[in-house]
Context: one part of a larger RNA
Formats: sequence, structure tokens, C1' cells
RNA sequence: GCCUACGAGUUGCUCCUCGGUGGCAAGGUUAAGCCCUUCAGGGGCGCAACCGAAGCGAAAGAGAGUCCUAACUGGGCGUAUAGUCACCGGGGUCAGACGCGAAACCUUGUGAUCUACCCAUGGGCAGGAUGAAGGCAUGGUAAAACAUGCUGGAGGUCCGAACGAGUAAACGUUGAAAAGUUUUUCGAUGACCUGUGGGUAGGGGUGAAAGGCCAAUCAAACUGGGAGAUAGCUCGUACUCCCCGAAAUGCCUUUAGGGGCAGCCUCGGGAUAAGUGUGGCGGAGGUAGAGAUACUGACAGGGCUAGGGGGCUUCACCGCCUACCAAACCCUUCCAAACUCCGAAUGCCGCUACAUGUUGCCCGGGAGUGAGGGCAUGGGUGCUAAGGUCCAUGUCCGAGAGGGAAAGAACCCAGACCACCGGCUAAGGUCCCGGAGUGUAUGCUAAGUUAAACUAACGAGGUCCGACUGCAGAGACAGCUAGGAUGUUGGCUUGGAAGCAGCCAUUCAUUUAAAGAGUGCGUAACAGCUCACUAGUCGAGCGGUCGGGCAUGGAUAAUGAUCGGGUAUAAGCAUACCACCGAAGCCGUGGAUUUGUAGCAAUACAUCUGGUAGGGGAGCAUUCCAUGGGCGUGGAAGGUGUGGCGCGAGCCAUGCUGGAGCGCAUGGAAAAGCAAAUGUAGGC
Repeated sequence: GCCUACGAGUUGCUCCUCGGUGGCAAGGUUAAGCCCUUCAGGGGCGCAACCGAAGCGAAAGAGAGUCCUAACUGGGCGUAUAGUCACCGGGGUCAGACGCGAAACCUUGUGAUCUACCCAUGGGCAGGAUGAAGGCAUGGUAAAACAUGCUGGAGGUCCGAACGAGUAAACGUUGAAAAGUUUUUCGAUGACCUGUGGGUAGGGGUGAAAGGCCAAUCAAACUGGGAGAUAGCUCGUACUCCCCGAAAUGCCUUUAGGGGCAGCCUCGGGAUAAGUGUGGCGGAGGUAGAGAUACUGACAGGGCUAGGGGGCUUCACCGCCUACCAAACCCUUCCAAACUCCGAAUGCCGCUACAUGUUGCCCGGGAGUGAGGGCAUGGGUGCUAAGGUCCAUGUCCGAGAGGGAAAGAACCCAGACCACCGGCUAAGGUCCCGGAGUGUAUGCUAAGUUAAACUAACGAGGUCCGACUGCAGAGACAGCUAGGAUGUUGGCUUGGAAGCAGCCAUUCAUUUAAAGAGUGCGUAACAGCUCACUAGUCGAGCGGUCGGGCAUGGAUAAUGAUCGGGUAUAAGCAUACCACCGAAGCCGUGGAUUUGUAGCAAUACAUCUGGUAGGGGAGCAUUCCAUGGGCGUGGAAGGUGUGGCGCGAGCCAUGCUGGAGCGCAUGGAAAAGCAAAUGUAGGC
């Protein structure tokens, strides 16, 4: 891991409540016990007791009323009757109460053959090294001290086997081993090691102390019991089909992953025209917006002007000035969730008409939910951050399959009863992958921009379009040829200033086709080059401003790139149109179900049939019992094939096997259905 077997809402109490069936009914019923009997699921007695028939008040009490009060025209609870017993079913209480699961707590015992420490009695430590005290001898001294040599053999001394330990590394890590092996390392006469016997016991021991050890178990051993402890937690909870179908909210909670009540679901009953949508009419309101000579505040510039600062003046008072600050007032401008002189759209309430057709409401039984999430819109918070967070309205996912978006819970389309080798469409698509157009028409783009999600400020004679405006056959624009002068070197300034350092100016006038008291380069200053302006030449359009379309630079990310890919100059972008493809949508054909109406029924018509938690309904199967009626050695059950029936759980027939019991109908009773619980046992 698989297979087989076992494996979880049960039972008790007449305790509560509701429903169903039945009996009796203002009543209903007996309990223990006793008697009879065909000994049974029988009959009878037994009226103790219980429920109901009257409630109200704390009570005295009075009573269809009563209580409050001095008293109600008042208010509260009642009265205008239906109950009770039995059985069955839904739910509840108390019990282990659907099953399995703690860590723990208490109590009775068992353990020191492991290990810790202790007691008693035994045993063990190759070899080598060092050489303490003491002693002896000699020297030495008055005697000592002391010195030297020899002797001696001390030590938690040294090296190192046995023995004990366990430092480092490798291996081992379903091991050779539930702690080892190899190499290495430490102690090795000691606080040493060790044999045997004995002692200390669980909130206790023992501990050179690590919460260590106390039999592979220790921050409280193990074993039996209380005991099925408790578990607001996790996991699991077994056949089929049909109808409906949630919630993740509010308030409260030693409450926040649990509950109570309400909300939302379902089933039964009831009274009704309440419900919902649209139109019309009538209302309340202070949001969006807007506003500021309508308040409260905020706030920019100016004016006017109290007060203050600074300056001037004065002995002082008075007074004057101020491109300082600034109240009030005036003008212009501007802002607000907690401002409003104003003020919508929606939404809400009422009346009415039409539409819809059981949606709404009430009573009762049963729930689940009380972690929600995405998107759009209106807001708070945050950074006008978040797949953030908190509200509101809607929607979908949750509990929703199908088509599209390459892939993708909630984005777009669309709500799956079943079957069909039929048709039409939605979103989205139609060159190939790929079903359907290399469709039609007109433009745009040259960037592979783009081809189903993203950039900006800003820059730019990219290119197309529009509007306005100027010049132009009396010749524009660009180019080329020529002119571009005179008073004058304007005045001032200056070393110089002559169009061109700077300042000033009625920057004027003259000659002209035209020519600035000068556009730029240039000089020390002049000179020189050039422009404006003019003529000629040429011969048709040339400039400016604003707006729009598509492109362009700006443009940067981490494994290898790419529009889903190939690829595409359209198969890109824009506008208009036609055709086609495309879903479980719609239609067609056949079939099944729900509900309603009609009907005795058959049936007809209409309608319905996605679905988690959950409510309700109808069935299948297993074992046993009762009654009835059957099958079986001419082959039961079981096993294994085949064929058929039923929407399904399942059922029927039959071949082979097997070798003795087993179905069916009606009713009853349950140890009554397994894929999961790191389920239990066995097998492989």
C1' cells in the first nucleotide's frame, strides 16, 4: 500500500415539548397489589395518585374576576372552555449520550537484579622512573646547628599494561549494536577499581548538583482502580432517488475560532390581498453641487484706519512722519466632515391605476450560520499605497457547471432534469496552429509602432487632417545680379567711441526704386563683410498661429527569449457594412420529475427540476420474529459467468461450481449499509 472482517446519534426514565394514529371526553387514566384464566401480547378488581375543568394577589383573601389605590372612566394578569390516556415519530433534560483522542489529578500496590549514595565482608592494580622524612658514617661545633656520602623508600608523585574513563575525528545512523566500532585521548596506590550480601521509595529517595539517576520510562517511576475523568479543540461518521435551500449580520457575553436572542433556510397549520415592479399625484429631508453684502471659522492682495512698534520734535504736554505689525470697515480673489442664504438626482413614506401571481404576514416543529471573499460605486483610515483595513449600496464566488479572456473562485457571456451523428445565436472570434472572410468600402501608421494588461512630465520642420490669418501674375517665397547713399564722425561721454563699450533723443531731415542716426561679424579707433529695405532675373504658389489623428525620443531587473506560438506592412489602427463560426443560452424531436388547475380515474394543459451547511418527502438492501402461502439431493444457500428489468439503491432468469437448506407476500423488531478516523485485527 492493497484485500477481507470489525468500526460511530444508541438505550433508560412517563421527565418536558411538538406532530401523527387511535380510545374516551368536562372529563381522561390507573400504580403497586389482588382475583380468574386456555399460562397469554388474556380478562377483571384496585380511585391511592396524576393531568385537566379558574384565575388573581407577596399574603390575609375575595372570586369570572382579581391586583394596584382613598378611588378608578385607568392599567397588569385572567374569563368568552378541551382535555386526557396509549403507541409511533421530531426535538430537549438527566445519564459516558455519535465514535476515537489528551497532557493531567486522586488512590491501592510493585520496584535500588539498571542506576545514585551508604553499610558489611572479600578481591585487584605488569614493568619502569623520581628519591621526602628518618637512619648510619665522615667532616664540623664547647655542645648543637650545618655540610658531604651512603642508606632509606615517602607521594590524591612521574612514564606505562591490566583495569577504569570517554577527549577528538571518521564510520555507523531500516546499525553488527534502541549509544557501538576503529584510531586518538585521560586516570592507573587512589576522593582508585571491583565481586557478593544488605539499606534508603514517588512530592519520596539519592545526588562532588547535570533537574542528574531511581529497571531502554523522570520538572515527580511503574501497575491496578476512580474512569467511558474532562476536551467551547482536531479527525472520522457507512444505501438510493426527489422538492426547497441558507449564513459568515445586529445586540449581549471573563466574550472574540464558543454561546444566547434576533435576522436569513425548511416543514406543517391559519387568516388574508397584505408583497413586488412601473406610471401618476402628494409628502418629509439638507447629501452631491454650489455659495460667501447668510452665520461660524479659515485665507491672498489693495484701500481706509483704531491700537502697537520705529523715527522726528519738545523741559513737558501737544504734535508730525512711516514701501513696519495690524482689529473693524470697503474692493477684488478663494476654502470647510463637525459652515449654510441655497440645493438636486436617487432613495424613503402615503394615496391611486396597471402589471405580476403566492411572492408578503401570523402561529407552531426542525435547523444551520454568527472566520467570509472579489469586483463596481459612495466614503473613513492609509501615501486619493496595498490582493491593506473599516462602513454603505449592488453583484457574483462561497454553494455555479458551460462558452470567452493562452493558462486563471468571483472580468465578459450565460444559470447545467435526461437523450440526439438536428437548427439559431451571446460574449468573443473568422491567415496557419483552430471552428468561421487572406470579406467589402474609405482613410491612417513605417515605428514590427502594433497584433487582448501599463507609463508620464518634457522634447522634436516625422507624417496626415481641420480652422483662422498674411503675402502673391500690378510677379510673392527661396536662389542669383546690382544697390544699400547724404547732413553725419547725430549729441553726450571718452585717450578714442566714426551705425555697432555706454548714456540721451519729437531715432530728425535730405536724395531716392530703396537704404535703420542701423541686424550681426569685425577694428585700438577707422576701414572691411553683412542684414533690414529696393530694383532686375525667375515664374506659382509661399509664410504664420491654433487644434486634432497616428507615429518618435524620454524607456532601466535580475534562469532564454517571444504578440498564446508561427508569423503579419496587414493578419496593425480608425469608421461603416455584409456573411459566417461560436455555449449545457434559445429552438426542434423523444423521455422523466415537481407544483397548480380540471377530472372518479386514465389523462390534458400550464409550470418547474445548478446547489454546500441544512429542512422535508419517497424508496432499496441486510438479520431476526409473527401470520399466510411456497421452493429444495430431479440439487438450497454461497461462488463465478451470461442475458434482461428498474432514474437509482437494487431485482429477475439462467450455464458452471457447490452439496443442505432457502425465498415470497403482509406486518413487526433492529448489534441494519463504510473509502477515508496517522482507525482495529488478520492476510498478501